[in-house]
Context: one part of a larger RNA
RNA sequence: UGACGGGGGCCCGCACAAGCAGUGGAGUAUGUGGAUUAAUUCGAAGCAACGCGAAGAACCUUACCAGGUCUUGACAUCAAGUGACCGUUCUAGAGAUAGGACCUUCUCUUCGGAGACACGAAGACAGGUGGUGCAUGGUUGUCGUCAGCUCGUGUCGUGAGAUGUUGGGUUAAGUCCCGCAACGAGCGCAACCCUUAUGAUUAGUUGCUACGCAAGAGCACUCUAAUCAGACUGCCGUUGACAAAACGGAGGAAGGUGGGGAUGACGUCAAAUCAUCAUGCCCUUUAUGACCUGGGCCUCACACGUACUACAAUGGCGUUUAACAAAGAGCAGCGAGACCGCGAGGUGGAGCAAAUCUCCAAAAAACGUCUCAGUUCAGAUUGCAGGCUGCAACUCGCCUGCAUGAAGUCGGAAUUGCUAGUAAUCGUAGAUCAGCAUGCUACGGUGAAUACGUUCCCGGGCCUUGUACU
Numbered sequence: 001u002g003a004c005g006g007g008g009g010c011c012c013g014c015a016c017a018a019g020c021a022g023u024g025g026a027g028u029a030u031g032u033g034g035a036u037u038a039a040u041u042c043g044a045a046g047c048a049a050c051g052c053g054a055a056g057a058a059c060c061u062u063a064c065c066a067g068g069u070c071u072u073g074a075c076a077u078c079a080a081g082u083g084a085c086c087g088u089u090c091u092a093g094a095g096a097u098a099g100g101a102c103c104u105u106c107u108c109u110u111c112g113g114a115g116a117c118a119c120g121a122a123g124a125c126a127g128g129u130g131g132u133g134c135a136u137g138g139u140u141g142u143c144g145u146c147a148g149c150u151c152g153u154g155u156c157g158u159g160a161g162a163u164g165u166u167g168g169g170u171u172a173a174g175u176c177c178c179g180c181a182a183c184g185a186g187c188g189c190a191a192c193c194c195u196u197a198u199g200a201u202u203a204g205u206u207g208c209u210a211c212g213c214a215a216g217a218g219c220a221c222u223c224u225a226a227u228c229a230g231a232c233u234g235c236c237g238u239u240g241a242c243a244a245a246a247c248g249g250a251g252g253a254a255g256g257u258g259g260g261g262a263u264g265a266c267g268u269c270a271a272a273u274c275a276u277c278a279u280g281c282c283c284u285u286u287a288u289g290a291c292c293u294g295g296g297c298c299u300c301a302c303a304c305g306u307a308c309u310a311c312a313a314u315g316g317c318g319u320u321u322a323a324c325a326a327a328g329a330g331c332a333g334c335g336a337g338a339c340c341g342c343g344a345g346g347u348g349g350a351g352c353a354a355a356u357c358u359c360c361a362a363a364a365a366a367c368g369u370c371u372c373a374g375u376u377c378a379g380a381u382u383g384c385a386g387g388c389u390g391c392a393a394c395u396c397g398c399c400u401g402c403a404u405g406a407a408g409u410c411g412g413a414a415u416u417g418c419u420a421g422u423a424a425u426c427g428u429a430g431a432u433c434a435g436c437a438u439g440c441u442a443c444g445g446u447g448a449a450u451a452c453g454u455u456c457c458c459g460g461g462c463c464u465u466g467u468a469c470u
Stems, first nucleotide, its partner, number of pairs: 002469001003467003007464007015454002019418005026309008034300002042053002064295007073125001077124002081119003087102006106115003127284002130282003136278002138273003141269001143267001148187006154163003167178003193261004198229007207219003232255001235249005311411001315370005328359003333352002338347003377408001382403007424446007
């Protein structure tokens, strides 16, 4: 100088408290451990691994296992030579592959040849999701969007270092003001960026309508999308040190950072990743490389995490039909109206590369019934019959109908999230994707309770003190 303290002072944070909803109990889904296995590929490990890499394992993916195969190789460059290649088809085989048949005579040309493609001897070499993240680059998590981390010159100290950065106030903030042997500066903070909330101007098609409908017309309104305006403690009052600022008020769509996002300082954890990629070194080279079929990654006494569905009356079921969104996607695609089917779905193909057409139906609502039961709750499991995707649903997909009807009556110790359009609750869309979503990422609808306060738990910042650590 730091670090640490069950030392002190000040301050902050859903940290506690005050509340609301959960998890921990049940069933299922999913990830992990363990066990099992020929293989159950590999990685991730307190917070910061465990619905994580994986935005989607039937084959492929796939890295694992068994069996069948290849050895200049599945892929790249050089290269003697041969031929167009491609395509169709037969036989054997699980296929990889092996052996035939048919078809085919490439492009440019200075006619010497050159180029692309296929086959192909020998060899340089290829290949490796093999090891090391404790050899590395790059990328990422975390403390933490916490308010800190430093430098130049000067001054002080023998020196390590100190000062500045401490002090009095203030702030979300090393934010600002005042003081001061310091004076300045840099990276951070803030602002500049995007979005949302108000208005104006411009522009009106596919959007909108002051018309009963259509056409037409128009751009007032809604909306779309570009440019501006607007918020700055600017104004008033009180407090304050004549400061910074705080509190109250006015006006205003919005008030003191308006709400949300992007943005992550110096560094910490030899944190994570050699399996995105790149890469040193080591290892391998008829195999630790490559191809194929089948299997596995989906096992199951058990343990843990994260979710979904429930245990019911603020509910279940039925009926009647009416309403009200936002955001997104669509050509190997979205697929309307119509018809068939109880339904999943099927037939068919209008329109649409989409403010035009389609997905698209929003759901929580109203009325009736059930009357507190393991029930008209709950839906696991199982049987049968079907649908869809796809060469192919046995291992191992999703969905529908009928039947079946487990556990479960609100959950021990413990523990999580959340301060406002938030929690809770209700649906919608998208990526991945042939098919497969209770996951993830977005979108809107309905819409609370509570915060006295900082004694305590946890984490963090500043000052100070003790120390057998540095």

A computed fold for a 470-nucleotide part of an RNA from an uncultured bacterium, annotated as small-subunit ribosomal RNA, 3' major domain. The coordinates come from a structure-prediction model, not an experiment, and the mean pLDDT is 80. It matches the Rfam family "Bacterial small subunit ribosomal RNA". RNAcentral holds the full RNA, with entries from ENA and SILVA.